[in-house]
Molecule: c-di-GMP-I riboswitch aptamer
Organism: marine sediment metagenome
RNA sequence: GAUAAAGGCAAACUAUCCGUGAGGGUAGGACGCAAAGCCAUGGGUCCGCGAUCGCGGAUCGCCAGGCUGCCGAA
Numbered sequence: 001g002a003u004a005a006a007g008g009c010a011a012a013c014u015a016u017c018c019g020u021g022a023g024g025g026u027a028g029g030a031c032g033c034a035a036a037g038c039c040a041u042g043g044g045u046c047c048g049c050g051a052u053c054g055c056g057g058a059u060c061g062c063c064a065g066g067c068u069g070c071c072g073a074a
Stems, first nucleotide, its partner, number of pairs: 001071001008033002013028006031061001037067003041064003044059006
C1' cells in the first nucleotide's frame, strides 16, 4: 500500500461436538480483512465464583503494544 501479481484468512448464519458460562473446535458458508498471522503485556468488554476485598476464565475480527510473514508501482 497500487484498478498489480500469486495467494491467504473467514463474519453472520446452519449442522455437530466441548464448556456452568462467556466462548471454543470441526464442516458448510462469505460480511469483510494488507497482517482478520501469533502473543492475554496494558486497557476495554463479556462469563463464573465470592458478603466484600478479590480470584479464575473468555475475547487478538474492540483498542494499544510486541514478534513474524507475501509482493514491490507511486